[in-house]
Formats: sequence, structure tokens, C1' cells
RNA sequence: GCCUAGGUGGCUCAGUGGUAAAGCGUCUCCUUGGUAAGGAGAAGAUCGCGAGUCCGAUUCUCGCCCUAGGCU
Repeated sequence: GCCUAGGUGGCUCAGUGGUAAAGCGUCUCCUUGGUAAGGAGAAGAUCGCGAGUCCGAUUCUCGCCCUAGGCU
């Protein structure tokens, strides 16, 4: 330099045009003499950055950045 895959709450990840799901974690409450376990609820993501297409973009296209792997 080229090719491929990926970047989504604190972490692991799903979703693949119509406003984002789950688990763990955090906080509050219930339960207990207390803790753990259990139950209920809440907060937390402008989906890496910018541009384009579209009525509408996490999703499609282009450029850039980062990560991993491969080729030379």
C1' cells in the first nucleotide's frame, strides 16, 4: 500500500430503512434481626466522525479515524 471483518449505555452484544432489544453492572424500593439470594421499578446509547441518497438512515453509498486478521 491492498483486501476482509468490526466500531451500538460502564461491559458483553442483538437489531439491518419507520426513534434501539437483552444479559451483567449502577441506583431506589420490597423482603430479612442483618447480609447474601430473590422480587419490583428507574436512570443510562443523538448507534466512531463527516457528507450524500431517501418522506425517513443504526441500517444503503462515499471519505476519514480506530481495532482485529490476511496479502505483498
The RNA shown here (transfer RNA) has 72 nucleotides and comes from Candidatus Parvarchaeum acidophilus ARMAN-5. Model confidence (mean pLDDT): 82 of 100. Its Rfam family is "tRNA". The family's RNA type in Rfam is transfer RNA. NCBI's taxonomy places the organism under Archaea, Nanobdellati, Candidatus Parvarchaeota, Candidatus Parvarchaeum, Candidatus Parvarchaeum acidophilus.